Context: one part of a larger RNA
Molecule: small-subunit ribosomal RNA, central domain
Organism: uncultured Chloroflexota bacterium
RNA sequence: UUGGGCGUAAAGCGCACGCAGGCGGUCUUUAACGUUCGGAGUGACAGUCGUCGGCUUAACUGACGAAGCGCUUGGAAAACGGGAAGACUUGAGAGCUCAAGAGGGACACGGAAUUCCGGGUGGAGUGGUGAAAUGCGUAGAUAUCCGGAGGAACACCAAAGGCGUAGGCAGUGUCCUGGGGAGUUUCUGACGCUCAGGUGCGAAAGCCAGGGGAGCGAACGGGAUUUAGAUACCCCGGUAGUCCUGGCCGUAAACGAUGACCACUAGGCGUAGGGGGUAUCGACCCCUUCUGUGCCGCAGUUAACACGAUAAGUGGUCCGCCUGGGGAGUACGGUCGCAAGAUUAAAACUC
Numbered sequence: 001u002u003g004g005g006c007g008u009a010a011a012g013c014g015c016a017c018g019c020a021g022g023c024g025g026u027c028u029u030u031a032a033c034g035u036u037c038g039g040a041g042u043g044a045c046a047g048u049c050g051u052c053g054g055c056u057u058a059a060c061u062g063a064c065g066a067a068g069c070g071c072u073u074g075g076a077a078a079a080c081g082g083g084a085a086g087a088c089u090u091g092a093g094a095g096c097u098c099a100a101g102a103g104g105g106a107c108a109c110g111g112a113a114u115u116c117c118g119g120g121u122g123g124a125g126u127g128g129u130g131a132a133a134u135g136c137g138u139a140g141a142u143a144u145c146c147g148g149a150g151g152a153a154c155a156c157c158a159a160a161g162g163c164g165u166a167g168g169c170a171g172u173g174u175c176c177u178g179g180g181g182a183g184u185u186u187c188u189g190a191c192g193c194u195c196a197g198g199u200g201c202g203a204a205a206g207c208c209a210g211g212g213g214a215g216c217g218a219a220c221g222g223g224a225u226u227u228a229g230a231u232a233c234c235c236c237g238g239u240a241g242u243c244c245u246g247g248c249c250g251u252a253a254a255c256g257a258u259g260a261c262c263a264c265u266a267g268g269c270g271u272a273g274g275g276g277g278u279a280u281c282g283a284c285c286c287c288u289u290c291u292g293u294g295c296c297g298c299a300g301u302u303a304a305c306a307c308g309a310u311a312a313g314u315g316g317u318c319c320g321c322c323u324g325g326g327g328a329g330u331a332c333g334g335u336c337g338c339a340a341g342a343u344u345a346a347a348a349c350u351c
Base pairs, nucleotide, nucleotide: 004322005321006320007305008304012319014201015200016199017198021194022193023192025088026087027086028085029084030083033081034080035077036076037075039073040072041071042070048066049065050064051063052062053061054060091191092188093187094186095184096183097182098181103177104176105175106174107173108172109171110154115149116148117147118146119145120144121143125136126135162169163168206248207247208246209245210244211243215242216241220237221236222235223234259318260317261316262315263314264313267296268295269294270293271292272291273290274289275288276287277286300307301306324351325350326349333344334343335342336341
């Protein structure tokens, strides 16, 4: 390269935007770049194929013919791909109307609980565990009542629920702001899809600077238990951290272990947000339709499990990735980073 694959066997980049590149809706006209047809020239020798011949045969070899593939040149055709010109509306986008939402950012506010501090009552324990002990407590703890401080998180509502590209997002209010859905068919008129490089976002932990510190809590100290040991699991403490602001890091079982987009292909039952209809005084109910989110299931697919209009079915376009296990996501080199490290990524050897 050809071929085959990527839910769980090796394999979908964590997610998005997007230049180059690849691919691209309907109709008309046009030239003829690709394309197709036949003509001419060329395509050395050898080789390949066919026929005939020479070595006893074959390999080998001689002669003649042909094929194949390519190039050049001058013609013809105009369906398809591409170019040029024009038109269209269904793809895409915009407008108007309607309604939903923990989507994002900033500021303000609230109550419950834990802890600490002050005061009152009270007087011996409390706490903790499988059982204990360390710990706290007559310098008055625990318990209980009142007052105060501070930080973090928001019970119920809450759901197979909602929103977001992913990571993720939950007390309440205000301001700023992104995206999506339904209806209408008013406007633009293919403006589209995908995307190597590139750019941005990206849980937790970690790092730098400055704040903050209630609870929890790596490390660390102590107590006990188990055990062969127990540098753990349990208990009492407790520093970083967890929180905020600014800047790094760029990784996760970043998972649906399932790339994005488009079209088509039985049904049934839920649920969320819209539209239309029936009905009604009206709200429900019922029928239907679009979008999202779940469960089951026909055909089909699958090694099986399972998937099954939210496909892993049937097709199309583009990208990423895989090619036996170990060595190894390692070494070296490059790039990035303050560091931790990240990323790109082998070989010897071995089974």